[in-house]
Parts: sequence; C1' cells; structure tokens
RNA sequence: GGAGUGGCUUGGAGGAUCGCGGCUUCGGCCGAGGAAAGUCCGAACUCCCACGGGCAGCAGGCUGGCUAACGGCCAGGCGGGGCGACCCGACGGAAAGUGCAACAGAGAACAAACCGCCGAACGGCAGCCGCGAGGCUGUGCGUGGUAAGGGUGAAACGGUGCGGUAAGAGCGCACCGCGGACCGCGCGAGCGGGCCCGGCACGGCAAACCCCCUGCGGAGCAAGACCAAAUAGGGACGCGAUGGAACCGCCCGUUUCCGUUCGAGCGUCCGGGUAGGUUGCUCGACCGCCGCAGCAAUGCGAGCGGCAGAUGAAUGAUCUUCACCCCGACGCCCGCGAGGGCCCGGGUCACAGAAUUCGGCUUACAGAGCACUCCGCGC
Repeated sequence: GGAGUGGCUUGGAGGAUCGCGGCUUCGGCCGAGGAAAGUCCGAACUCCCACGGGCAGCAGGCUGGCUAACGGCCAGGCGGGGCGACCCGACGGAAAGUGCAACAGAGAACAAACCGCCGAACGGCAGCCGCGAGGCUGUGCGUGGUAAGGGUGAAACGGUGCGGUAAGAGCGCACCGCGGACCGCGCGAGCGGGCCCGGCACGGCAAACCCCCUGCGGAGCAAGACCAAAUAGGGACGCGAUGGAACCGCCCGUUUCCGUUCGAGCGUCCGGGUAGGUUGCUCGACCGCCGCAGCAAUGCGAGCGGCAGAUGAAUGAUCUUCACCCCGACGCCCGCGAGGGCCCGGGUCACAGAAUUCGGCUUACAGAGCACUCCGCGC
C1' cells in the first nucleotide's frame, strides 16, 4: 500500500436569541436513541378463567454454566466452509414400528445382473469313432458362476495391495477405515497411534409419520382502579289531575277520545352507564464507571454518577465559534521527487424519533476510529 474479518467503539462539542412540554421553594432546573424501529421471543404488572389427572395440540432439543425468565448470552464438544483472522450448523433417536426415494438405471434395501468376465456339469448344435447302447472332440446358443471392470444415480452393501480362483469375491492375509468391550483423561458433550475383540453385521431421510425428554390457561396500560356532568332510561318516597292526545303554523279555544284502583305530571333522594377528569406513570429483577470473584456470560459492593413523561401527543428553529471530512484557488513553507503542511473561500454531516416498564433478538445507519488476518513493497 492492497484485500479482508467483524470483536467492536463512537454516533460531534460550546454559546446566543426565540419557541414548546414537565416540575418548582418562582430564583430556576430538567427534556429522545443506539437502535426510541420491527413488535419476533422472554418476563414484571393488571384483569378474566381455573378441583385434580389424562388425551389432543403447539413450541423447544449436543454438553456445562449464567439469568427473574427466554427460542437469549458465555464457555466447550462434534460436523462443515475459509490459506487465515473468522464464519455457519432444525446438532436427541434410523439396532421400536410405519413409510419415502422423482429422473436415470439391470438393480434403490430379503439387493440386483444390462454390457462385460468365466467355462464344458446338464441340455442343444456340429464333427469324428462304433453294427449298436454309447463314447470322444469342438462350440458360450439355453440353463449356470461372478460382482473385479464399464455404465446410471444424490446414494449401488468399505478402500489399497498381495495371495487365491475357471473367472471372481473379506474367500484368506497386511495396512487404512468402521463398530464394540475394557483402560486412561474430562463434571459432561466427548477425546486417545493405550489394549483386546468383530471380516464388516446395522446404507440414507425424523425440515415424513412416529418415539423419548422438557415447557405451555387467555387478554393486554385502549390492562385495570377512582371521581363524575348535561340529556335519556331505571328505582324509592311524597304530593297528585293542575294532565295526555287530536284539531292547529303558534297562542287562545274546542272535542270529551284517553288517564285519575292498572297514576299522567311535579318534587326530593338513590343507583348504573357515557362525555370529561384523576390514577396506573415512571426509581426499577434499571443503566454506566470503579473495585473484587470468574476464561467469560455474570455475580457481589451503605464507592461514585445518571434516569424525559407528552396524550390532536413537548423535546424545535435561526445565527455563531471550534472539531471532522470533501471541493476549489492566489500565495507561503518543507522535500531531489512523488507528495505533505499552513492560510483563504465554499460545502457536507447518516439511520431515525419515546408513549406502562425491563431483559434479549432482528433490521436500518453518513462519517470517524481501535483490534486482528492474508498478500506485496521498503528499511
């Protein structure tokens, strides 16, 4: 200098003026994030439901640890990828049972035999011998042997070599691989070129059913609680025909239709609900720093610091200084040079925004910075 990993860190600082929300002792003080986001997990809190047990259903699934809990985190094992830093894994059981395997291929799980390889036991065919029964020789046509080689496939019932054989084959042997017992190490998942046994049996798929183990009631702060109008219902008591209806644009008036034991209307009181208000509401399994324990996640600490609460919903706007980065140009300085620095002018600054709270996960993100890996060059 280039290419990468992603453990990550940060997410501008100060001031002035105006404005907004909360609190106030009326002087002031405080006022978004690492993700406030997605609402995907786990909880706190609240209400509803609930004798107990089982079936069904859903979710999780290597080991140990952490945690209030988790499908989260840390450490480790195994498998896979990368030269490496590092990354990925739905990673229990296929020797309980059922099932599946497209296409290709002869054959896909009680393995099979297309091409090939082998050869004379039987049959066939041909030749020769024999009077004849029959015999001899040849031939791979049928039956047969084989699983080395070819070919198909994601996958074909261990690999290499030597022996062996008609040709072959764990058929035998050596080495490698595989499985198992014991031993050693490890809390464990597991590991071991310790030692013995087995010619190899028991292929793959559970992100197919299934089996095993573990967990699981529902709704959510618009939860829930309290106060509580106007209007219209409901109830109790008292007074009670002063009433209602029709005619009518309205009043008066009229009708005498209804009501006056089945009670119109008025008054007082009670109760439920709505609007509205208050509360829940923000100091809590809280966050950061430091110290101690631990590899770490994390835990402990009367050590220090921090923490907004809106509800048609505050947290903004303008100006200025500095810092970072980019662009331009007159000049100046350093350097042989590539180039670097100073001064001046201009510009940029992401993703996004609390709404009961907390722990995680995931996703978005301009610019700057640390750490680590590989390659090249120089000293």